[in-house]
């Protein structure tokens, strides 16, 4: 200079005029004040809240799935560890068990829960000879396949084979670090397919329904309706079972309100700056702030300037996460290559 990594920030702004909705504020006008996002999207995850007269136990059922923290808590996040990718900074992980069982491993091959097509060597027979058949040994060479009785290489052997032995992978032990996962040196008998994002086993969590939850107020109405059990019952709480409550319940059929109103509705696991601890992630302390709350659904028009300003795109109870969409501007720290001093 160039090409990566990992993260921040903003995603218009100013002045003026008209207009929206909530608030000060209890009536009206004027007035001030505030007023969609970094993802408001997806509805995948957790929780607060709310209602269920048990929500306690157990069974089914789901969820995670290396290890230690952090959290209100999760399937998030820190941080290490194995194992993959990348010259490198950095990135990915579905990462616990196949000697607890039971499946699967097409096709090819001679055999995928372990064998013996081709070969290869000892013998026997025929046979001039080339071959040929018949016992037995054998998995080192060859073929088939994603994978065929731990690789390579040498030594021994009839002819081979961890048979011996040297290096390596595995699998075990002993020792030493480290909270732990693990990782190191040294022995060792040499060697026990593969698959659990099959089924299953291990360990650990998990009431259920949700703001169209749920309270309260006006208002209107038709219930001489029917059917089942009736305390050894019924109901009630996703489903089963025991327990517990409660005493009559359950369904059906019919009418009435149902686009009346008001809470829920936004001061909070809450922002901002800053001290302390802590590698972090967060956690405590202090000050200082209140920055939508609609209910047929508000935040737009117009001029003028600044400019890089437009892409993805609009709250409906509320937080913390994830995942997915994105135009363009600026910072920062770190890897590489080049070239100058």
């Nucleotide at each position: 200079c160039a090409a990566g990594u990992a993260a921040a920030u903003c995603a218009g702004a100013u002045a003026g005029u008209c207009g929206c909705a909530g608030g000060u504020a209890u009536u009206a006008a004027a007035a001030c004040c505030u007023g969609a996002g970094g993802a408001a999207a997806g509805u995948c995850g957790g929780a607060g809240c709310u209602c269920c007269g048990c929500a306690g136990g157990g069974c089914a059922g789901g969820g995670u799935g290396c290890u230690g923290g952090a959290u209100a808590a999760c399937g998030u996040c820190c941080a290490g560890u194995g194992g993959g990718g990348g010259c490198a900074a950095c990135c990915c992980u579905a990462a616990g068990g196949c000697u607890a069982g039971u499946g699967c491993c097409a096709c090819a091959g001679a055999a995928a829960c372990a064998a013996a097509c081709c070969g290869c060597c000892u013998g026997g027979c025929a046979g001039c000879a080339a071959u040929g058949c018949c016992c037995g040994g054998u998995a080192a060479g060859g073929g088939u396949g994603g994978a065929a009785a731990g690789g390579u290489g040498a030594g021994g052997u009839a002819a081979g084979a961890g048979c011996u032995c040297a290096c390596c992978a595995g699998c075990g032990a002993u020792u030493a670090g480290g909270u732990a996962a693990c990782u190191a040196c040294u022995c060792g008998g040499c060697u026990c397919g593969g698959u659990a994002a099959a089924c299953c086993c291990c360990a650990c969590c998990c009431g259920g329904a949700g703001c169209a939850a749920g309270a309260c107020c006006a208002a209107a109405u038709a219930g001489a309706g029917g059917a089942a059990c009736u305390a050894u019952g019924a109901a009630g709480u996703u489903g089963c079972c025991c327990g517990c409550u409660u005493c009559g319940u359950u369904c059906c059929c019919g009418g009435g309100u149902u686009a009346g109103g008001u809470c829920g509705c936004u001061a909070g696991a809450g922002a901002u700056a800053u001290c302390u601890g802590g590698u972090a992630a967060c956690a405590g302390g202090c000050a200082u702030c209140c920055a939508a709350g609609a209910u047929a659904g508000a935040u737009g028009g117009c001029u003028a300037u600044c400019c890089a300003a437009u892409a993805c795109a609009g709250a409906a109870c509320u937080c913390c996460g994830c995942u997915u969409a994105c135009a363009g501007a600026u910072u920062u720290a770190c890897u590489u290559g080049c070239u100058a001093u």
Overview
Predicted 3D model of a 341-nucleotide RNA (Bacterial RNase P class A) from Syntrophomonas sp. Of the family's consensus pairs, 97% are formed in the model. Rfam family: Bacterial RNase P class A. Rfam classes the family as a ribozyme. Its family is annotated with dimeric ribonuclease P complex, tRNA processing and ribonuclease P activity in the Gene Ontology. The source organism's lineage runs through Bacteria, Clostridia, Eubacteriales, Syntrophomonadaceae and Syntrophomonas.